[in-house]
RNA sequence: GCGGCAGUAGCUCAGCUGGUAGAGCAUUAGCUUCCCAAGCUAAGGGUCGCGGGUUCGAGCCCCGUUUGCCGCU
Numbered sequence: 001g002c003g004g005c006a007g008u009a010g011c012u013c014a015g016c017u018g019g020u021a022g023a024g025c026a027u028u029a030g031c032u033u034c035c036c037a038a039g040c041u042a043a044g045g046g047u048c049g050c051g052g053g054u055u056c057g058a059g060c061c062c063c064g065u066u067u068g069c070c071g072c073u
Stems, first nucleotide, its partner, number of pairs: 001072007010025004019056001027043005049065005
């Protein structure tokens, strides 16, 4: 230098052929208990790496860019 994969909540990851962004764990509050743990319920938490484009509408399609990993030269 070229190619491929990945970047989405604090962490690990889903997200179907473009149509209101989700799960588990964690955190907080409540219930339960003499207390703790466990269990149950609820809540908060997101610029979907970044910048553009297409579209009525983009996490998803297109272009550029960036970080990590793998391969090639």
This is a predicted structure of a 73-nucleotide RNA (transfer RNA) from a Bacteroidaceae bacterium. The coordinates come from a structure-prediction model, not an experiment, and the mean pLDDT is 81. It was read from a public genome assembly. Taxonomically the source falls in Bacteroidaceae (Bacteria, Bacteroidota, Bacteroidia, Bacteroidales). Its Rfam family is "tRNA". It is annotated as a transfer RNA.